[in-house]
RNA sequence: GACUUAUCCAGAAAGACCGAGGCAAUGGGGCCGUUGACGUCUUAGCAACCAUGCACGCCCGUGCAUAAGGUGCUAAUUCCCACCCUCUCGCUGUGUGGAGGGAAAGAUAAGUC
Numbered sequence: 001g002a003c004u005u006a007u008c009c010a011g012a013a014a015g016a017c018c019g020a021g022g023c024a025a026u027g028g029g030g031c032c033g034u035u036g037a038c039g040u041c042u043u044a045g046c047a048a049c050c051a052u053g054c055a056c057g058c059c060c061g062u063g064c065a066u067a068a069g070g071u072g073c074u075a076a077u078u079c080c081c082a083c084c085c086u087c088u089c090g091c092u093g094u095g096u097g098g099a100g101g102g103a104a105a106g107a108u109a110a111g112u113c
Stems, first nucleotide, its partner, number of pairs: 001113008013043005021032003026082004044074003049070002051066006078105001083102006
């Protein structure tokens, strides 16, 4: 890097350094940021994917518990919308508005190559 599977409306920040952009990409909206964002490091924390223990007789799988270890995460739902479908307000009709579901894209984990 490619593929497969699972999850993504919950949760969790201080300090130091740096110095102008940042919120993945394209468009639109909204937001964060010189009262120092983003990033890096340290410490702390959250969570429970891997892990460990127990139960369901075993495997698989599921549930519960734990948090020493491997990752991950600690503004806003993955910040929101975009593509498709359903319902709905409205309209002569098209369009627009609202609600829900799905897809795509992305992120993370585990596995395979």
The RNA shown here (SAM riboswitch aptamer (S box leader)) has 113 nucleotides and comes from Thermonema rossianum DSM 10300. Its mean pLDDT, the model's own confidence on a scale to 100, is 83. The source organism's lineage runs through Bacteria, Bacteroidota, Cytophagales, Thermonema and Thermonema rossianum. The sequence was found by an Rfam model in a public genome assembly. Its Rfam family is "SAM riboswitch aptamer (S box leader)". About the family: The SAM riboswitch is found upstream of a number of genes which code for proteins involved in methionine or cysteine biosynthesis in Gram-positive bacteria.